[in-house]
RNA sequence: GGGCCUAUAGUUAAAUGGUAUAACACCUCAUUUGCAAUGAGGAGUUGGCAGUUCGAUUCUGCCUAGGUCCA
Numbered sequence: 001g002g003g004c005c006u007a008u009a010g011u012u013a014a015a016u017g018g019u020a021u022a023a024c025a026c027c028u029c030a031u032u033u034g035c036a037a038u039g040a041g042g043a044g045u046u047g048g049c050a051g052u053u054c055g056a057u058u059c060u061g062c063c064u065a066g067g068u069c070c071a
Base pairs, nucleotide, nucleotide: 001070002069003068004067005066006065007064010024011023012022013021018054026042027041028040029039030038047063048062049061050060051059
């Protein structure tokens, strides 16, 4: 320098172009003398900028970061 892959909640992962979801973690309440466990409820997320589309996590381009291969 070039090819390919990945980027979603604090972490790990789902989601055929049509309400963004789950587990753990976090917060509140119940239970306990207290802790843990358990039960109920709650907050929080699509790397950035454009394009296509009635509608984009999803499709396209560029950038950023990471991984891998070639030179």
The RNA shown here (transfer RNA) has 71 nucleotides and comes from Candidatus Harrisonbacteria bacterium CG10_big_fil_rev_8_21_14_0_10_40_38. The sequence is in RNAcentral, with records from ENA. Its mean pLDDT, the model's own confidence on a scale to 100, is 82. Its Rfam family is "tRNA". Its family is annotated with triplet codon-amino acid adaptor activity in the Gene Ontology. It is annotated as a transfer RNA.